[in-house]
RNA sequence: CUAUUGCAUCAAGAAAGUGCCCGUUACCGGGUGCUUGCCAACCUGCCUCCUUGGGCAAGGUGGUUUCUUCGAAAGAAGGAUGUGGCCGGAACAAGGGCAACGAACCAAGGUUGA
Numbered sequence: 001c002u003a004u005u006g007c008a009u010c011a012a013g014a015a016a017g018u019g020c021c022c023g024u025u026a027c028c029g030g031g032u033g034c035u036u037g038c039c040a041a042c043c044u045g046c047c048u049c050c051u052u053g054g055g056c057a058a059g060g061u062g063g064u065u066u067c068u069u070c071g072a073a074a075g076a077a078g079g080a081u082g083u084g085g086c087c088g089g090a091a092c093a094a095g096g097g098c099a100a101c102g103a104a105c106c107a108a109g110g111u112u113g114a
Stems, first nucleotide, its partner, number of pairs: 006083005015036009037064003042060003045056003049110005067078004085098003
């Protein structure tokens, strides 16, 4: 990079500036790139040694007007996002290593030790 596949979610949330392309010519609509911001707890990390719950936007994604079609509904089909990152390594293999906040700094249960 390509193909296939399991699981979870699609309730809510969050904008400005600017380049290019298309339509149109109403400076309006659509697509896309960049900058800065914002939203969000999906993964990692942290908050407590472990588990569950809750929390923290720190590391990695993603999103930023809020998915489409069918159906009376339940739901179904399709689509989208996530299922940590980096170094090293021929490798998305094994083994090894690195960073993760001045934020949160909690609840219940549990193992071992004292």